[in-house]
This record gives sequence, structure tokens and C1' cells, in this order.
RNA sequence: CUUUUAUCCAGAGAGGUGGAGGGACCGGCCCCGAGAAGCCUCGGCAACCAGGCCAGAGCAAAGCUGCGGCCAAGGUGCCAAUUCCGGCAGAGUGUUUCUGGAAGAUGAGAG
Repeated sequence: CUUUUAUCCAGAGAGGUGGAGGGACCGGCCCCGAGAAGCCUCGGCAACCAGGCCAGAGCAAAGCUGCGGCCAAGGUGCCAAUUCCGGCAGAGUGUUUCUGGAAGAUGAGAG
């Protein structure tokens, strides 16, 4: 980088450094010198994977595969606003709503 799959209306920030941007892209709308991004330190959230325990389905069995609950926090991730809202299609409606998708992000697997 490509691809498969699951999730994305919950949750969780201080200090230092830095010095003008940031919220992926485009449009909107926001955040920001009362200090943006980045970096460092400490803290926190969550529970995808790995770990432990319990329950227990399928297959004749060894064993394999799959579902669920609890614990814990090793590998990631995350800590303004629903992924901030929309972008494409459909339905309803009459200017706003709903459903699905695309795109994106993250985990796990494959190339």
C1' cells in the first nucleotide's frame, strides 16, 4: 500500500515545550495568541487482540470451530463538538426527517 472482517449517538486532560494553525478530503460550521499542530511528562477512558476463570453449542472422538459472561490491563487505540454536520442513492416531506451506502478512523487477519 491492497484486501477481508468487526466497531464507530457511550466514555476519558492536566503540566512543560513550541509559536500558527487545527477539526482526513471538499462545502458548511466550529476550536485556537485567554496559545493551534507537533514533541515530552504524568494522568485517565475503553476493552479490539493476547492472558485468566466460568458457562456451554456443533461435529463419532482426539481435537477443532463458533457463541456468551466475569476478571485483569500485556499489545494497540482513544481523551471538543455523533466519525462535528453534510457529500452518493432511496423514501417521506416541503425545507426538515429517516434508511442504506461511499469515504474515513481503529482493531484483528491475509497478501
Predicted 3D model of a 111-nucleotide RNA (SAM riboswitch aptamer (S box leader)) from an Ardenticatenales bacterium. The sequence was found by an Rfam model in a public genome assembly. Of the family's consensus pairs, 94% are formed in the model.